RNA sequence: GAGUCCGACGAGCCUAAUCCGCGCAGCACUGCGUGGAGCCGGGGACCCACCCCUUUUCCCCCCGGGGCGAAUCGGCCUCGCUUCCCCUUCGAAGCACAGCCGUAGGGCUACUUCCAGGCCCGAGCCCGUCAGCUAACCCGGCCGGCCUCGUGGAAGGACAGU
Numbered sequence: 001g002a003g004u005c006c007g008a009c010g011a012g013c014c015u016a017a018u019c020c021g022c023g024c025a026g027c028a029c030u031g032c033g034u035g036g037a038g039c040c041g042g043g044g045a046c047c048c049a050c051c052c053c054u055u056u057u058c059c060c061c062c063c064g065g066g067g068c069g070a071a072u073c074g075g076c077c078u079c080g081c082u083u084c085c086c087c088u089u090c091g092a093a094g095c096a097c098a099g100c101c102g103u104a105g106g107g108c109u110a111c112u113u114c115c116a117g118g119c120c121c122g123a124g125c126c127c128g129u130c131a132g133c134u135a136a137c138c139c140g141g142c143c144g145g146c147c148u149c150g151u152g153g154a155a156g157g158a159c160a161g162u
Stems, first nucleotide, its partner, number of pairs: 012146003018037008038142006048132001064130001065127004073102004080095005105121005111156006
């Protein structure tokens, strides 16, 4: 000097998940408690919808239903499973962990928006037999996870400098 790794701060990103007071603890960062603002989710009338009754047709043979979220749907296919064929071998159909390929939809690209290009996600969790919408009203949440990155054109705006 270069590279790599770790940590911290600043600036940013996903998400509703942020901000401002008061009090206490604490060396401080911070933590706890308690208020407010803001954002978000759920429950909850009339009306409407759904449901009920009658008739016809078709399908199924017991599989609850619902919520948060962009996170749905489809195909291929493996370990394997089921059924059938088969003396055996061989084979056919269906389902299908993982995995792969797409997809409704969603995010970023550093002032904002639009366009183009580029890069990603397309999960998971909760309620507990119960909930359509829904004014008043009632209840709850404000977690967690990343990042040292940063393409262009147009319009608008802001700041700085002269």

Annotation
The prediction has a mean pLDDT of 76. A computed fold for a 162-nucleotide RNA from Nonomuraea sp. WAC 01424, annotated as c-di-AMP riboswitch aptamer (ydaO/yuaA leader). Its Rfam family is "c-di-AMP riboswitch aptamer (ydaO/yuaA leader)". From the family's description: This family represents a conserved RNA structure found upstream of the ydaO and yuaA genes in Bacillus subtilis and related genes in other bacteria. RNAcentral holds the sequence, with entries from Rfam.